This is a predicted structure of a 72-nucleotide RNA (transfer RNA) from a Candidatus Magasanikiibacteriota bacterium.
The coordinates come from a structure-prediction model, not an experiment, and the mean pLDDT is 80.
RNA sequence: GCGGGUGUAGUACAACGGUUAGUAUAGGUCCUUGCCAAGGAUCAGAUGACGGUUCGAUUCCGUUCACCCGCU
Numbered sequence: 001g002c003g004g005g006u007g008u009a010g011u012a013c014a015a016c017g018g019u020u021a022g023u024a025u026a027g028g029u030c031c032u033u034g035c036c037a038a039g040g041a042u043c044a045g046a047u048g049a050c051g052g053u054u055c056g057a058u059u060c061c062g063u064u065c066a067c068c069c070g071c072u
Stems, first nucleotide, its partner, number of pairs: 001071007010025004018055001027043005048064005
């Protein structure tokens, strides 16, 4: 330099182009207990960035950034 792949809560993953983007775990608050742990209830937290297509984009297209793999 060229080609391919992956980017979503702190972490690990889901999500036919269409309801308020879910699950687990971690975190906050409360309940339970003499205390802790465990358990229960509840709350907050995310689509790498910029454009395009579309009535509507996490999803499709382009550019770019980061990481991984291969070729040279």
Annotation: The sequence was found in a public genome assembly. Rfam family: tRNA. It is annotated as a transfer RNA.